Context: one part of a larger RNA
RNA sequence: CUGGGUGUAAAGGGAGCGUACACCGCAUCACAAGUCACAAGUGAAAAUCCGGGGCUCAACCCCGGAACUGCAUUCGGAACUGUGGAGCUGGAGUGCAGGAGAGGUAAGCGGAAUCCCUAGUGUAGCGGUGAAAUGCGUAGAUAUAGGAGGGAACACCAGUGGCGAAGGCGGCUUACUGGACUGUAACUGACGUUGAGGCUCGAAAGCGUGGGGAGCAAACAGGAUUAGAUACCCUGGUAGUCCACGCCGUAAACGAUGAAUACUAGGUGUUGGGUUUCAUAAGAAGCUCGGUGCCGGCGCAAACGCAUUAAGUAUUCCACUUGGGGAGUACGUUCGCAAGAAUGAAACUC
Numbered sequence: 001c002u003g004g005g006u007g008u009a010a011a012g013g014g015a016g017c018g019u020a021c022a023c024c025g026c027a028u029c030a031c032a033a034g035u036c037a038c039a040a041g042u043g044a045a046a047a048u049c050c051g052g053g054g055c056u057c058a059a060c061c062c063c064g065g066a067a068c069u070g071c072a073u074u075c076g077g078a079a080c081u082g083u084g085g086a087g088c089u090g091g092a093g094u095g096c097a098g099g100a101g102a103g104g105u106a107a108g109c110g111g112a113a114u115c116c117c118u119a120g121u122g123u124a125g126c127g128g129u130g131a132a133a134u135g136c137g138u139a140g141a142u143a144u145a146g147g148a149g150g151g152a153a154c155a156c157c158a159g160u161g162g163c164g165a166a167g168g169c170g171g172c173u174u175a176c177u178g179g180a181c182u183g184u185a186a187c188u189g190a191c192g193u194u195g196a197g198g199c200u201c202g203a204a205a206g207c208g209u210g211g212g213g214a215g216c217a218a219a220c221a222g223g224a225u226u227a228g229a230u231a232c233c234c235u236g237g238u239a240g241u242c243c244a245c246g247c248c249g250u251a252a253a254c255g256a257u258g259a260a261u262a263c264u265a266g267g268u269g270u271u272g273g274g275u276u277u278c279a280u281a282a283g284a285a286g287c288u289c290g291g292u293g294c295c296g297g298c299g300c301a302a303a304c305g306c307a308u309u310a311a312g313u314a315u316u317c318c319a320c321u322u323g324g325g326g327a328g329u330a331c332g333u334u335c336g337c338a339a340g341a342a343u344g345a346a347a348c349u350c
Stems, first nucleotide, its partner, number of pairs: 003322004007304002012318001014201004022193002025088002028085004033081002035077002039073001041071002048066007091191001092188003095184004103177007110154001115149001117147002120144002125136002162169002206247006215241002220236004258317006266295013299306002323350003332343004
């Protein structure tokens, strides 16, 4: 490499868009590149295989036959692949009519709470813990009520609820904007699937420049605990957390489960639509499309379990795996301001 595999044993790329490649619906005509058939040519001899023969046998040698599965040529066939023409509507997309949603970006507004400031009441404690102490407080704290400020996050609603490709998204309003779904069947007529490279997005932490800084809080300081305590607990506290712009490009980026299509018993919730029947209404019963849960059968699986949201049955394409350690290391290269990221061995050893 192949084969076998990739939920948990090694193994699904963090996610999307998309180039090349690969694969590709129904029906018709033509061509004949692939493909199929006949013919004839060639496919040297030797070797090989089969049947004979000769050296006393054998090796060896000789004769005959087969084979040489290949190549090009001529005349044909047209199911399949391919190419071209003219079509179809079921895949895909557009239009029209709708409702749902923390989908995104920007601006504005709101109340609760913490903290700080101010002036008032008021007096000796407050705070904290397993217990304490550091700390704060007679320069008037804590508590309480009035006013003002600033930053950050949005209780209840809230739900295995919703939306998004993933990361993720939650107060309210407005503007701009993406996608999905349902119904209809007017339009296009295979326009599709996947996707090496490539491009874009990508939590938190971190980095650069400039703002901001209430609370929290790496580092740090102090108090405890302890044999020690560079910790757990307590009092403080700086980066950071927030905003704008630009980097970084990684996570148990998880459903540890790549994308797409078709098929294969059911039961029961929930969510967004449509529709039929009953019903005065609230609603009830059924059918149907899309999402999201639980249970369970066939089948699958080493088992656990999965089970129409498959880990079942099939097809297409991509990615990845090949004993543990050494090692996601070294070297080289690319990217990055740096931190580092990506690619990624071997010796040796068990």
Molecule: small-subunit ribosomal RNA, central domain
Organism: uncultured bacterium